Transfer RNA from a Bryobacterales bacterium, 77 nucleotides, folded computationally. It matches the Rfam family "tRNA". Rfam links the family to the GO term triplet codon-amino acid adaptor activity. By type it is a transfer RNA. Rfam's curators write: Transfer RNA (tRNA) molecules are approximately 80 nucleotides in length. NCBI's taxonomy places the organism under Bacteria, Pseudomonadati, Acidobacteriota, Terriglobia, Bryobacterales. The sequence was found in a public genome assembly.
């Protein structure tokens, strides 16, 4: 260069055929429990779904370009 895979919350993953509020553990931060830490237990917050167009009443799910990671091939005077 070329061909395939991924990219979604700090992190580590879901989200069948496109369908209305995109969630899970962990972890953070508050309470509870305890003399007191930990664990336990309740809850809260936290997202441009890598950007960028595009298709459709409707896109996280289709396309198309770009960037990034990985992985095979090629090429290396």
């Nucleotide at each position: 260069g070329c061909c395939g895979g991924c990219g979604u919350a700090g992190c580590u993953c879901a989200c069948u055929u496109g369908g209305u509020u995109a969630g899970a553990g962990c972890g953070a931060c508050g309470g509870u429990c305890u003399c007191a830490u930990a664990a336990u237990c309740c809850g809260u917050a936290g997202g441009u779904a890598g950007c960028a167009g595009g298709u459709u009443c409707g896109a996280g799910u289709c396309c198309u370009g770009c960037c990034g990671c990985c992985g095979g091939c090629a090429c290396c005077a």